[in-house]
Context: one part of a larger RNA
RNA sequence: GGCGCAUGGUGGAUGCCUUGGCGUCGAGAGCCGAUGAAGGACGUGUGAGGCUGCGUUAAGCCUGGGGGAGUUGUCAACAAAGCUGUGAUCCCAGGAUGUCCGAAUGGGGAAACCCGGCAUCAUUUGUGUGGUGUCGCCCGCGCUUGAAUGUAUAGGGCGUGUGGCGGGAACGCGGGGAAGUGAAACAUCUCAGUACCCGCAGGAAGAGAAAACAAGAGUGAUCCCGUCAGUAGUGGCGAGCGAAAGCGGGUGAGGCUAAACCGUAUGCGUGUGAUACCCGGCAGGGGUUGCGUGUGCGGGGUUGUGGGAGUCGUUUGGAGGCGUCUGCCGGCGUCUCGGGCGGUGAUAAAGCUCGUGGUUAGGCGAAUGCGUUGGAAAGCGCGACCGUAGACGGUGACAGUCCGGUAGCCGAAAGCCGCGGGCCCGUCUGGAGCGGCGUCCCGAGUAGCAGCGCACUCGUGGAAUGUGCUGUGAAUCUGCCAGGACCGUCUGGUAAGCCUGAAUACUUCUCGACGACCGAUAGCGGAUUUAGUACCGUGAGGGAAUGGUGAAAAGUACCCCGGGAGGGGAGUGAAAUAGUACCUGAAACCGUGUGCCU
Numbered sequence: 001g002g003c004g005c006a007u008g009g010u011g012g013a014u015g016c017c018u019u020g021g022c023g024u025c026g027a028g029a030g031c032c033g034a035u036g037a038a039g040g041a042c043g044u045g046u047g048a049g050g051c052u053g054c055g056u057u058a059a060g061c062c063u064g065g066g067g068g069a070g071u072u073g074u075c076a077a078c079a080a081a082g083c084u085g086u087g088a089u090c091c092c093a094g095g096a097u098g099u100c101c102g103a104a105u106g107g108g109g110a111a112a113c114c115c116g117g118c119a120u121c122a123u124u125u126g127u128g129u130g131g132u133g134u135c136g137c138c139c140g141c142g143c144u145u146g147a148a149u150g151u152a153u154a155g156g157g158c159g160u161g162u163g164g165c166g167g168g169a170a171c172g173c174g175g176g177g178a179a180g181u182g183a184a185a186c187a188u189c190u191c192a193g194u195a196c197c198c199g200c201a202g203g204a205a206g207a208g209a210a211a212a213c214a215a216g217a218g219u220g221a222u223c224c225c226g227u228c229a230g231u232a233g234u235g236g237c238g239a240g241c242g243a244a245a246g247c248g249g250g251u252g253a254g255g256c257u258a259a260a261c262c263g264u265a266u267g268c269g270u271g272u273g274a275u276a277c278c279c280g281g282c283a284g285g286g287g288u289u290g291c292g293u294g295u296g297c298g299g300g301g302u303u304g305u306g307g308g309a310g311u312c313g314u315u316u317g318g319a320g321g322c323g324u325c326u327g328c329c330g331g332c333g334u335c336u337c338g339g340g341c342g343g344u345g346a347u348a349a350a351g352c353u354c355g356u357g358g359u360u361a362g363g364c365g366a367a368u369g370c371g372u373u374g375g376a377a378a379g380c381g382c383g384a385c386c387g388u389a390g391a392c393g394g395u396g397a398c399a400g401u402c403c404g405g406u407a408g409c410c411g412a413a414a415g416c417c418g419c420g421g422g423c424c425c426g427u428c429u430g431g432a433g434c435g436g437c438g439u440c441c442c443g444a445g446u447a448g449c450a451g452c453g454c455a456c457u458c459g460u461g462g463a464a465u466g467u468g469c470u471g472u473g474a475a476u477c478u479g480c481c482a483g484g485a486c487c488g489u490c491u492g493g494u495a496a497g498c499c500u501g502a503a504u505a506c507u508u509c510u511c512g513a514c515g516a517c518c519g520a521u522a523g524c525g526g527a528u529u530u531a532g533u534a535c536c537g538u539g540a541g542g543g544a545a546u547g548g549u550g551a552a553a554a555g556u557a558c559c560c561c562g563g564g565a566g567g568g569g570a571g572u573g574a575a576a577u578a579g580u581a582c583c584u585g586a587a588a589c590c591g592u593g594u595g596c597c598u
Base pairs, nucleotide, nucleotide: 001597002596003595004594005593006592007591008590009589015583016548017547020518021517022515023514024513025512026511027510028509029507030506031167032166039101040100041099042055043054044053046079047078049075050074051073061095062094063093064092065091066090070083071082072081106115107114108113116135117134118133119132120131121130122129123128136165137164138163139161140160141159142158143157144156145155171202172200173199174198175197176196182189186236212219213218223250224249225248226247227246233241234240254499255498256497257443261299262298263297264296265295266294267293268292269291270290277286278285279330280329281328282327283326284325304477306442307441308440309439310437311436312435313434314433315432316431318337319336320335321334322333323332324331338429339428340427341426342425343424351423352422353421354420355419356418357417358416359415360414362410363409364408368383369382370381371380372379384401385400386390392404393403394402448472449471450470451469452468453467454466455465458484479494480493481492482491483490535542536541555582558569559568560567561566
């Protein structure tokens, strides 16, 4: 020096564990914000710091409820000083306080800082200082003022609005909108209207009450699921893309306007028509009354077996008051009583109260003994008991009967949510029905057409339908649109205004349950281990590592060596080769002892 055996060090693999994650399901909740949010800065404790809580009333203040013996959050002990059966700490509900920054909003600004105006209060001899309130922009509405420019308008001023501004994981709608890729290359095409950017909104959004489908038979708003169907189609007919009707289900709901006509207010034009007009009839009276046109408001009206307005005829009809130039009759309008119908979920809209269910604290809650091994019993043996509870977790090893719980049952002063009733509110009560006339209305720079695009299964194709820009440009029911060029017939519908619950999507968040999910190089990046931290980067941004003594600290009093570190005894413990470098403790690597070989 090599090989082997034994025994150590180093190191932290492996096994076991789990405080943490991951995923799925169900239920709840689903917006917050100028009454200042989300998110932060700085403070705040008897004692330095981090986390948590809170805000100069600062680990807290007040009220109500629960609870019942300890307690002053945590890392994290220790000391000090307190509180508490006159009910503390703790939990729930409501309220008070809530510095500074942040949309940040008096002005400024390099966020958490600087500097002001006005009103008022306090203090000071005064200058000054401090407290409270207020002072942003935009928009709507009202009033007012008021240019060029006569009327006006723009603009300005004042008042007013729990109007807007910012934030939010995914979901939604809209405006823009790629490329890698696939086509085995690549250009049409595909990826894909995806990613991404922007705007806007809600707890859902969007869509939605047929100018729809269909086909000689019918359906009857929208949305979602299954099927239809990888079908019909489309496609360098390549790669690929890819419906709908129908059928079976979920849910279920329908409404309001524009116009014709009437009334009223107002602007403009016209200015004797007086035989017009003022509701009809008769009589009287009226000179800014009329006629045409525009606008606001009220009535009327809302439909596709077309509907409505107007007018004529006919049938039917609670009461009372007031008005309609005057009187009488009739008509019309309005108010009240009575009666009917309906309602906050679009069709108008808010609150009070009672009852009930749920939710935000909680409470009750059955049943085991002995022996034995062991450090320890829940193990083993024997014998018992409960069960609407043999889920689960803990307890010195594996517990239905030890503890917390579990099944089941009970519980709220206050807040919130749902349901029901009442108060309350709206509406009708004079229109409704039938028939005639065919006078008027039935959504216009619209439909249609042309050009160029886009969306639809549809890539320009025979290309309907929907839609954008440009140009052109109708009709009003004897009308217009659609049924995939176009025409005829037939059938269906009624565009160019608006609203609309549910079934549907999603999960930042809360609660519960589950897992042929992970088990510390795994599982979230992140396991009470200062984590979006340390650290890196000018910045956008990137982004870690570190879990385990033991049942219990019982964490080794005391003695010895040493300056200490560390160790030897002694002691604790079942165990100390479990000694805070702590469970197990592999390998590489480094020793010690010994055997053999050289």
RNAcentral holds the full RNA, with entries from ENA. Large-subunit ribosomal RNA, domain I from a Gammaproteobacteria bacterium, 598 nucleotides, folded computationally. Rfam family: Bacterial large subunit ribosomal RNA. Its family is annotated with ribosome and structural constituent of ribosome in the Gene Ontology. Taxonomically the source falls in Gammaproteobacteria (Bacteria, Pseudomonadati, Pseudomonadota).